Transfer RNA from a marine eukaryotic metagenome, 68 nucleotides, folded computationally. Its Rfam family is "tRNA". From the family's description: Transfer RNA (tRNA) molecules are approximately 80 nucleotides in length. Gene Ontology term of the family: triplet codon-amino acid adaptor activity. The family's RNA type in Rfam is transfer RNA. The coordinates come from a structure-prediction model, not an experiment, and the mean pLDDT is 82.
Formats: sequence, C1' cells, structure tokens
RNA sequence: CCUGUAGCUCAGUCGGAUAGAGCGUCGGCCUCCGAAGCCGAAGGUCGCAGGUUCGAGUCCUGCCGGGC
Repeated sequence: CCUGUAGCUCAGUCGGAUAGAGCGUCGGCCUCCGAAGCCGAAGGUCGCAGGUUCGAGUCCUGCCGGGC
C1' cells in the first nucleotide's frame, strides 16, 4: 500500500430500498441407471468493536487475519 461479502471464486457505481452472480450442495423433471441439460430451494450478525448519518457492505477510528 492492497485486501477480508454464501462452502469456494468474486461483483456490489456517488451512502438509499428485500445483499447478488458463477461454481458447489439439496430437491424435482428427464433417463433402464447415471452424466449432461432444464426447473426450484437452502445457505450471509458483509473479519471484530466503536463512530458519523434519517439511512453504512460502502465513509471515519481502533484491533485481528491474508497478500506485496
């Protein structure tokens, strides 16, 4: 200096609504059975603790982990 958001890899603009995608997992369809394909679902205290604000994943401070 950069970085931490779902099991993994990541997006999330200038602070605004119910926090998302792909992969994976689970269920269904299909099949003789699988795979592939299609449909659906579950899964998040957004590293931790404070602060600012009507409102914070996003801004500020401290701490912790990772990378250079």